[in-house]
Molecule: RNase P RNA; transfer RNA
Organism: Clostridiales bacterium
RNA sequence: GGAGUAAAUUAUACAGUCGCAUGCGUAAGCAUGAGGAAAGUCCGUGCUCCGCAGAGCAGGGUGCCGGGUAACACCCGGUGAGGGUGACCUCAAGGAUAGUGCAACAGAAAUAAACCGCCGUCAAACGGCAAGGAUGGAAAGGUGAGGUAAGAGCUCACCAGCGGUUAGGCGACUAAUCGGCUAUGUAAACCCCACCCGGAGCAAGACCAAGAACGGACCGCAGAGUGGCUGCUCGUCACAGUCCUAAUGGUAGGUCGCUGGAGCCUGUCGGCAACGCCAGGCGUAGAUAGAUGACUGUUUAAUACAGAACACGGCUUAUGUAUUUACUCUCUAC
RNA sequence: CGGGGUGUGGCGAAGUUUGGUAUCGCGCAUGGUUCGGGUCCAUGAGGCCUCGGGUUCGAAUCCCGACACUCCGACCA
Numbered sequence: 001g002g003a004g005u006a007a008a009u010u011a012u013a014c015a016g017u018c019g020c021a022u023g024c025g026u027a028a029g030c031a032u033g034a035g036g037a038a039a040g041u042c043c044g045u046g047c048u049c050c051g052c053a054g055a056g057c058a059g060g061g062u063g064c065c066g067g068g069u070a071a072c073a074c075c076c077g078g079u080g081a082g083g084g085u086g087a088c089c090u091c092a093a094g095g096a097u098a099g100u101g102c103a104a105c106a107g108a109a110a111u112a113a114a115c116c117g118c119c120g121u122c123a124a125a126c127g128g129c130a131a132g133g134a135u136g137g138a139a140a141g142g143u144g145a146g147g148u149a150a151g152a153g154c155u156c157a158c159c160a161g162c163g164g165u166u167a168g169g170c171g172a173c174u175a176a177u178c179g180g181c182u183a184u185g186u187a188a189a190c191c192c193c194a195c196c197c198g199g200a201g202c203a204a205g206a207c208c209a210a211g212a213a214c215g216g217a218c219c220g221c222a223g224a225g226u227g228g229c230u231g232c233u234c235g236u237c238a239c240a241g242u243c244c245u246a247a248u249g250g251u252a253g254g255u256c257g258c259u260g261g262a263g264c265c266u267g268u269c270g271g272c273a274a275c276g277c278c279a280g281g282c283g284u285a286g287a288u289a290g291a292u293g294a295c296u297g298u299u300u301a302a303u304a305c306a307g308a309a310c311a312c313g314g315c316u317u318a319u320g321u322a323u324u325u326a327c328u329c330u331c332u333a334c
Numbered sequence: 335c336g337g338g339g340u341g342u343g344g345c346g347a348a349g350u351u352u353g354g355u356a357u358c359g360c361g362c363a364u365g366g367u368u369c370g371g372g373u374c375c376a377u378g379a380g381g382c383c384u385c386g387g388g389u390u391c392g393a394a395u396c397c398c399g400a401c402a403c404u405c406c407g408a409c410c411a
Stems, first nucleotide, its partner, number of pairs: 001330009010320001013298006020033005035305001039316002042314005047201004054234004059197005064078005079093001080091004094192002099190002101186003115133002117129004141159006160182001162179007205256004215244004225239005248411004263282005269276002335407007344360004354391001362378005384400005
């Protein structure tokens, strides 16, 4: 110099004029006013109601190990497998020896074997074999040697796999050693194992005001019924009225919920890290037809994707420009 | 704002449950029948099954992500 890997920052700034929303103020006016994803709504929570949500079945989710967290399918650190020369990256990664199912076509045969073939016999029938051929994604552990009529883990060496023992590690697992010689794949098929899960969602829900017309289901005072709590069963709660909203009628108003919260920044300490403890500081949207804009000048690399609607932690997706840090490979020169 | 559903030739659908050659109707093209057209008959073309990944020997189908379209939901009695 070239080619890369990982992580992080940033999301123009200032001034003037006009304008919008919220709060404060008698008023003049002052203060504040979108994002890293506000998005998708994919996970996990808070919060609210369902008569506090209990038991069983069904259903759903997660799935190497340890830790972090309010919690998670997220994050951190490790293990194993795979890819890359490397920095490094990827992985829904429990169980196929609990059981069941499936494996089209091709092929003799697809979980069980004999079409061609090899051997015995003159030949056929019959018997022995599974080395070779052929099909397939997959054909009965692989390679080599011995052995045999021909062959075969039949025997041996090495390798792979399985199981046991010992050692190390909290653990996933790793290493050594011994054993018999070993039946494929699929669980993002049913399933088994372990753990977790009540439902609905701010149009939740609470209150005030206005207003007009009717229906449906069940019931007649409790051994039943209806409705709520979960799809079912049990159980439980309410009831002379209860419940529902297909139809009918009315209102299309207001207040609360609504933003100070698992909050943000800085620092010490603990921890490899995620993160945690403590101390100090900060006060930064809250609308309900829905504000956050337009113009001018200077400036910058800043021209992208895009715009709050109860809130928070993550993930995923979209996206411009400039920069920083650490590291790898390679070329050249000294 | 919240909650669901659907994407398969030009159009409308089946197939997705239980993975194994993508099918049907209309339409289109060519030929025949007819004096000509329609009808009818025969033959044929046309599909990355919305897109991108993954699981599997194999994916329209199973899983994950994205995109597009579409449906429902105000309150009171």